[in-house]
Context: one part of a larger RNA
């Protein structure tokens, strides 16, 4: 020299792209981040008609989504990852294809209307009631069995048929009307895909042998139970195995990759942002729902700490966005809108989204581009230096002449989205006035290493990265002119490769 999620000094004019708690996986007032459907379904309350009604809103039943999207990275050295494989051991909700169906009943129960208890949060308990809500029957096909033939595979086996015990579905709703085997949507079970998961193998993977003996359901076998599945996953019962110096058990530390920077390369280094896989969600356990979860914003118990209580109970879980203590050398606004685009619900309109899009802050990074430019010697004045007319700042300044990036001021003004809708914003851009005006520092200067002279000081005050430097003529400390580099930054610590 080269690199940084950087601190820290000094200084600071602009816009662009990026990036911003590396530490305490500490504690968290406020507020907000997951809803939506009335074209599944009853009642209650508006508002208009009132002759039935029509429209809105709203708790509750009902469905679908909350399993995603956002965080952060404590654990995890292997049930992770990453690459390559395997399922004759497996599952799958919307999505697409195919083809077939929607027949006949039943019984509840919230909301509600009326009682009651309570300091609160929850409740209690009496009559009513509806569904696309739950629940038999029938058929269909589908699965489990049984018997019989074929197929295919190294093989345990698979796969086709055909038999027919056993099991086993469902629900409507809007619209039009010539009242239909109407039209749209939605259902229920079959077959196939798409995507997505789950399990299984092998191979790689950094520390300490001044840690060598580890394992008892531990390896393995019949058999049965769970399970979408296979299998010590669990369980009885047999035998005694099964890994291990090619480092087992243990310890420390650590997300893991794609990748990043640095270097001819090999290689050691790192794993911020973005993409992706895990695993976590105040510490532990645990199930229920459901196509998916042992669920950050669901449940139940245990326990820490926090808040409330009328002391008998009860609430809450920011490692979503934003802010706040605290720790720290250090890190952002309690901000706008859903316009865009994704992705939920919905027939749609449309409704919600701190995901997104934007804004603010910060020289934190990269890259631009400004602080003017060309003319200008009686070489002015000042300052500094002097061998004393003479040198050096220095064509520098002044003047006079331009220009008009930028900045200031007033007009015009997009595209992102068009039939309509724009947070961002009157923003981006342009045009026209004005007028050098408002915009340079920082560090060094004996040598390495570009660039010196003078004053004061006197081993004192102070410097230094190395070796040094300062005791009366310092080019090394301090101030001044001068000079030299870099330049909206300079310079100084940290870290990482190189050498």
């Nucleotide at each position: 020299g080269g690199a940084u999620g950087a601190a820290c000094g000094c200084u600071g004019g602009c816009g662009g792209c990026g990036u911003g708690c590396c530490u305490a996986a500490u504690a968290c007032a406020u507020g907000c981040a997951a809803g939506u459907c009335g074209a599944a379904c009853g009642a209650a309350g508006c508002a208009c008609a009132u002759u039935u009604g029509u429209g809105c809103u709203u708790a509750g039943u009902g469905g679908c989504a909350a399993a995603g999207g956002g965080g952060a990275g404590a654990a995890u050295c292997a049930a992770a990852u990453a690459u390559a494989a395997a399922u004759c051991a497996c599952c799958u909700g919307c999505c697409c294809u195919u083809g077939a169906c929607a027949g006949g009943g039943a019984g509840a129960u919230a909301a509600c209307c009326a009682u009651c208890a309570a300091a609160a949060a929850c409740a209690a308990a009496c009559u009513c009631u509806u569904a696309c809500a739950c629940c038999g029957c029938a058929u269909a096909g589908g699965u489990a069995a049984u018997u019989a033939a074929g197929u295919u595979g190294c093989a345990u086996g698979u796969c086709u048929c055909a038999u027919g015990u056993a099991u086993u579905a469902g629900a409507u709703a809007u619209c039009c009307u010539a009242c239909g085997a109407g039209a749209u949507a939605u259902g229920u079970g079959a077959a196939g895909g798409a995507a997505g998961g789950a399990c299984u193998u092998a191979u790689c993977a950094g520390u300490c042998a001044u840690u060598a003996g580890a394992u008892a359901u531990u390896g393995g076998g019949a058999g049965a139970g769970a399970u979408a599945a296979c299998g010590g996953c669990u369980c009885c019962c047999c035998a005694c195995g099964a890994g291990u110096a090619u480092g087992a058990a243990g310890u420390g530390u650590a997300u893991a990759c794609c990748a990043c920077g640095u270097g001819a390369g090999a290689g050691a280094g790192u794993g911020a942002u973005a993409g992706c896989c895990c695993a976590c969600a105040c510490a532990u356990g645990g199930a229920a729902u459901g196509a998916g979860a042992c669920a950050c914003g669901c449940c139940c118990c245990c326990g820490a700490g926090u808040c409330u209580u009328a002391c008998g109970g009860g609430a809450g879980g920011c490692a979503c966005c934003a802010c706040u203590g605290u720790g720290g050398a250090a890190u952002a606004u309690u901000g706008c809108a859903c316009a865009c685009a994704a992705g939920g619900g919905g027939a749609a309109a449309c409704c919600g989204c701190g995901a997104u899009g934007c804004c603010c802050c910060a020289a934190u990074a990269c890259g631009g581009c400004g602080u003017g430019a060309g003319u200008g010697a009686u070489g002015a004045c000042g300052a500094c230096g002097u061998u004393u007319u003479g040198g050096u700042u220095g064509u520098a300044a002044a003047a006079a002449u331009u220009u008009g990036u930028u900045u200031u001021c007033a007009g015009g003004g997009a595209g992102g989205a068009u039939a309509a809708u724009g947070a961002c914003g009157g923003u981006a851009c342009u045009u026209g006035a004005g007028g050098a005006g408002g915009a340079a520092g920082c560090c060094a200067c004996g040598g390495c290493u570009a660039a010196u002279u003078a004053c004061g000081u006197g081993c004192c005050a102070g410097c230094a990265g190395c070796a040094g430097c300062g005791g009366u003529a310092a080019u090394a400390a301090g101030u001044a002119g001068g000079u030299g580099g870099c330049a909206a930054c300079c310079g100084u610590u940290g870290u990482c490769a190189u050498c």
Small-subunit ribosomal RNA, 5' domain from an uncultured bacterium, 499 nucleotides, folded computationally. Rfam family: Bacterial small subunit ribosomal RNA. Its family is annotated with structural constituent of ribosome and ribosome in the Gene Ontology.